Context: one part of a larger RNA
Parts: sequence; structure tokens; C1' cells
RNA sequence: UUUUGAUGCCUGACGAGAAGGAACCUUUAGUACGAGAGGAACGGGGUUCCGGGGCCUCUAGUUCAUCAGUUGUCUGACAAGGCAUUGCUGAGCAGCCACGCCCUCGUGGAUAAGAGCUGAAAGCAUCUAAGCUCGAAACUACCUUGGAAAAGAGGCAUCUUAGGACGCUCGUAAAUGACGAGUUUGAUAGAAUCGGGAUGUAAGCACCGAGGUUCUCCGAGGUGUUCAGUCCGCGGUAACUAACGUCCAUA
Repeated sequence: UUUUGAUGCCUGACGAGAAGGAACCUUUAGUACGAGAGGAACGGGGUUCCGGGGCCUCUAGUUCAUCAGUUGUCUGACAAGGCAUUGCUGAGCAGCCACGCCCUCGUGGAUAAGAGCUGAAAGCAUCUAAGCUCGAAACUACCUUGGAAAAGAGGCAUCUUAGGACGCUCGUAAAUGACGAGUUUGAUAGAAUCGGGAUGUAAGCACCGAGGUUCUCCGAGGUGUUCAGUCCGCGGUAACUAACGUCCAUA
């Protein structure tokens, strides 16, 4: 743009792709072939490497989320913390990822060089002049993917007068736009709670206690309370908080 809405589904002009490539083992087969010596191939199966696509269950990496240990110093002491490259160190879910996991088939068409059939010009011969058959990882179709702004600007179906935009809560989306979920007729985000997970047993109290000692106190550390305490970018439940509202059009 399609002479006028919304929603859904298509067509496919024209583009992109290399989406596959290779090797080895085995079988074919001690077969074809060959006097023997020797010794294939088409096809089938498996594995590996490189490339391509996807994913995070496992393994590994990262993890300035988080938890714990610890040094110096400061907040009068304890507790709890600040700063020192995240102070340093150990562990580390989600996410992202590879070193991890999954997938990665061939069949046609028309041909090149080349091999031929028929066959004249040229009574022969000749693959060529007319005609015809084959023939390659290259080309092309099937495959994946973009694609109605393809100005020749496309088509179909449903609803039958339905609408749209901004704003707001957000993310399976994201440079900005856009896209998608939701907006109280609500689980969209936060908080709460439960589950799951990370760390590894908090503080306080009680007991034990190396050792020291002014002789009645100090005391590192350990045990119990305590798989505690702290935390979570994950899931469920559940309206407690925030999604209040505004504008345009109604042909």
C1' cells in the first nucleotide's frame, strides 16, 4: 500500500546455508579376478576427528549472589560490623558455558571433461551436422531459515461494529524502539510462608579444660543445646504491598 476493524492461518517473488566433510574397523570375502603368488569393489553396520545446530541431567570451568575460616586496624569490651585487590583463603546453587550431553539421511533433474548409439555432408568411415543414451564432492530440487515495502505492495477463515494508544507491574524479550505476560473478573513483580538448595553446626547458656596465677581468679580450645544459624537470581501456596489511571476513535 492493498479504500479503512480485530484475531488467527497461509502463499512464496526474491534471498541465506557447506551443513555436511573425512578417516579407520568390520562385513561383503580369502569372494570376483588370477596357473599360482596374490587379491579388490558396489552395498550394509560401527567408531573416531573436523565442521554445523541445540541443551545444561551428568562432568568440568566461572560465580565482586551467598556461607564459613582467618590476619592487621577501627567502632571502649562481648556480640555484630567497616576498611585493607572481593583483604586473603575454603566451599559454592542459579545463570552463562565446554573440556560435557543430544542430533547431524540420502534421492532425483539437467550437465562438464569424457564414453557411446544411430547417422549424413563425403555410396566408405565418422559421438554431430538433425536426433538419442550415459557421465562429477561443482549447478539445481527435495531440507533448514528469512521473507507481503513483492508499488503488480498478495490470499483465506472467524467475529459482525467489535477498537487503539499511553501509563503502570514485569520478562520466555530487549542498545532505543519493538516483542511477549499481566493490570483487582488479578498470581505480573515484591514481601510472607512452605518446599528445594548453598554453607557447615550461629549467638547465649551449661559442663570439661592445656596452661597461667596475686590463690581465686584468668583461660586458647572442646562437648551439648544444634544437620544448627545465616542466605538464595529456583518452584508451590497465598492478594499483605504495588499494577492507580488517562487519552483518541466509534466512520

Predicted 3D model of a 251-nucleotide part of an RNA (large-subunit ribosomal RNA, domain VI) from a Methanobacteriota archaeon. Rfam family: Archaeal large subunit ribosomal RNA. Its family is annotated with ribosome and structural constituent of ribosome in the Gene Ontology. The coordinates come from a structure-prediction model, not an experiment, and the mean pLDDT is 82.